Context: one part of a larger RNA
RNA sequence: CGUUGGAGAGUUGAGAGGAGUCGUCCCUAGUACGAGAGGACCGGGACGAACGGACCUCUGGUGUAUCUGUUGUCCUGCCAAGGGCACUGCAGGCUAGCUACGUCCGGACGGGAUAACCGCUGAAAGCAUCUAAGCGGGAAGCCCACCUCGAGAUGAGCUCUCCCAUCCCCUCGAGGGAGUAAGGCCCCUGGAAGACCACCAGGUUGAUAGGCCGGCCGUGUAAGCGCAGUAAUGCGCUCAGCGGACCGGUACUAAUAGGCCGAGGG
Numbered sequence: 001c002g003u004u005g006g007a008g009a010g011u012u013g014a015g016a017g018g019a020g021u022c023g024u025c026c027c028u029a030g031u032a033c034g035a036g037a038g039g040a041c042c043g044g045g046a047c048g049a050a051c052g053g054a055c056c057u058c059u060g061g062u063g064u065a066u067c068u069g070u071u072g073u074c075c076u077g078c079c080a081a082g083g084g085c086a087c088u089g090c091a092g093g094c095u096a097g098c099u100a101c102g103u104c105c106g107g108a109c110g111g112g113a114u115a116a117c118c119g120c121u122g123a124a125a126g127c128a129u130c131u132a133a134g135c136g137g138g139a140a141g142c143c144c145a146c147c148u149c150g151a152g153a154u155g156a157g158c159u160c161u162c163c164c165a166u167c168c169c170c171u172c173g174a175g176g177g178a179g180u181a182a183g184g185c186c187c188c189u190g191g192a193a194g195a196c197c198a199c200c201a202g203g204u205u206g207a208u209a210g211g212c213c214g215g216c217c218g219u220g221u222a223a224g225c226g227c228a229g230u231a232a233u234g235c236g237c238u239c240a241g242c243g244g245a246c247c248g249g250u251a252c253u254a255a256u257a258g259g260c261c262g263a264g265g266g
Base pairs, nucleotide, nucleotide: 001152005163006162007161008160009159010158011157015149016148017147018146021049022048023047024046025045026044027043033038051106052105053104054103055102059100060099061098062097066093067092068091069090070089071086072085073084074083075082076081110144111143112142117137118136119135120134164265166178167177168176169175170173183261184260185259186258187203188202189201190200191199208254209253210252211250212249213248214247215246216244217243218242219241224237225236226235227234228233
């Protein structure tokens, strides 16, 4: 821009893409078969491999949030306690998130038409013949079924709901313009959404983010004081202190105010 008024939702499915794999063991059954050795079809069950999708409860990884320990040095006048720098100084843990080495799920079942092939009935050709008329069966393959996209499918589909018929101008038409309706956008707070855009949740009739409070989680018992010891240090107050991306609550802060676009209909 189109889809023949303008919107907000919900759909149909033309069409497109994906998936499609394989193995071992057990039962049937040491049966059929076979002199024996060996050893099934059909049917049923279990466990796997690789591949794919999703997820983070568990097990691990990461985790320049964070907690603790510690070396050197500089600084806060000194002690003590802290801060800076040294690859995040180094080291030990670890929440969320992201993840695989972790967990769950998938290939199927079924239907239709067939291939090679196997048949029924059956002439031409008194027989025979699966074929000439007619009718069955038959693949990991084909079509459907399963998953995803999908009406620019210009062949532009369908359903529901909402808005209504204002004003001005002309060369008068399926004309041009203006203010509006339903609705949308700008702007702002944000997001397991994201390169930007888009998408999603919100914008005071509000829990969208921050703060605060609580929970849970992580570190591992702060500072200070007291006691014991010459001291290093230990013990007590203290499962403390500090921190959090997680789960909730709460309008304290910020989403204020405002502006713009948007129908008049074959």
Large-subunit ribosomal RNA, domain VI from a soil metagenome, 266 nucleotides, folded computationally. Its mean pLDDT, the model's own confidence on a scale to 100, is 91. It matches the Rfam family "Bacterial large subunit ribosomal RNA". Rfam 15.1 lists 51,934 matches to the family in 10,816 species. The full RNA is in RNAcentral, with records from MGnify.